A computed fold for a 109-nucleotide RNA from Lunatibacter salilacus, annotated as SAM riboswitch aptamer (S box leader). It was read from a public genome assembly, where an Rfam model found it. Its mean pLDDT, the model's own confidence on a scale to 100, is 83. The model forms 97% of the base pairs in the Rfam consensus.

[in-house]
């Protein structure tokens, strides 16, 4: 670095430094000079590893990790509804399932 599997609708702050952009990509639609993203220090939350424990609810918070908005929606295939158009077909909205992208753990490697 990539692959495997497994989670992703729930949880969770302040201060202090910095000084403009941020949310992975694209297209939306948030957030930010009333300080956003990042970085320290404190504080917290509880996916996976620890451990309590031996299957497991639950308990802890040592090791990553995490504290706007469902992974902020959507993106590729199908179901299904109601609309327009209308012979099939075709469009637009809303729903629903499964891929696929990202992310984050833990084993090999």
């Nucleotide at each position: 670095g990539g692959u495997u599997u497994a989670u992703a609708c729930a949880g969770a702050a302040g201060a202090g430094g910095u000084g403009a952009g941020a949310g992975a990509c694209a297209g939306g639609c948030u957030c930010c000079a009333c300080g956003a993203c990042c970085c320290u220090c404190u504080g917290g939350c509880a996916a996976c590893c620890u451990g309590g424990a031996a299957a497991a609810a639950c308990c802890a918070a040592g090791g990553u990790g995490c504290c706007a908005a469902u992974u902020c929606c959507u993106g590729c295939c199908g179901g299904g509804u109601a609309a327009g158009a209308u012979a099939u077909c075709c469009u637009u909205a809303c729903u629903u399932g499964g891929a696929g992208a990202u992310a984050u753990a833990a084993c090999a490697u």

Rfam family: SAM riboswitch aptamer (S box leader). Rfam links the family to the GO term regulation of gene expression.
The source organism's lineage runs through Bacteria, Pseudomonadati, Bacteroidota, Cytophagia and Lunatibacter.